A computed fold for a 91-nucleotide RNA, annotated as THF (Tetrahydrofolate) riboswitch aptamer.

[in-house]
RNA sequence: AGAAGAGUAGCCAAGGCGCGUUAAGUGCUGCGAAACGGGACGUUGUUCGCAGACGAAAGGGAAACCUGCGGUGCCGCGGCGCGUCCGCUCA
Repeated sequence: AGAAGAGUAGCCAAGGCGCGUUAAGUGCUGCGAAACGGGACGUUGUUCGCAGACGAAAGGGAAACCUGCGGUGCCGCGGCGCGUCCGCUCA
């Protein structure tokens, strides 16, 4: 020099534990902010704040609770996961 490879944010999701069902949460729109392979630029996606619109599946049981439902919260077996250049590993 050339070849191969690893790693982010995060996504899906077995399983587990909860919450709501007296409607929070989720999802949507607008504005602002933040973090995001080790570095630079950038893409995609994510999170947070504010505002707005929309909006739900209950049933059983004496009770404990059980079965459902929610584009529900947390953990996460497993799977997936940077474009260019440099860096890293193989060395």
Of the family's consensus pairs, 93% are formed in the model. Rfam family: THF (Tetrahydrofolate) riboswitch aptamer. About the family: Tetrahydrofolate (THF) riboswitch was first reported for Ames et al. as an RNA motif in 5' untranslated (5'-UTR)regions of folate transport and biosynthesis genes in Firmicutes genomes. Rfam 15.1 lists 747 matches to the family in 747 species.